[in-house]
Molecule: transfer RNA
Organism: Candidatus Wolfebacteria bacterium
């Protein structure tokens, strides 16, 4: 330098155009003499950034960035 892939909650990951979810973690409540377990609830997201297409974009297109793999 060329090609490909990944980027979504604190962590690990779903989500193939119609207002973003799970598990674990955190907080609160219940249960217990207390802890753990278990049950219930809540908080937590500019969906890497910018632009475009579309009535509508996490999703499609372009560019940029970070990381990884392959080739040279």
């Nucleotide at each position: 330098g060329g090609g490909c892939g990944u980027u979504u909650a604190g962590c690990u990951c779903a989500g193939u155009g119609g207002u973003a979810g799970a598990g674990c973690g955190u907080u609160u409540c219940g249960u217990u003499g207390a802890c753990a377990u278990c049950g219930a609830a809540a908080a937590g997201g500019u969906c890497a950034g910018a632009g475009g297409u579309c009535c509508g974009a996490u999703c499609c297109c372009u560019c940029u960035a970070a990381c990884g793999c392959c080739c040279a």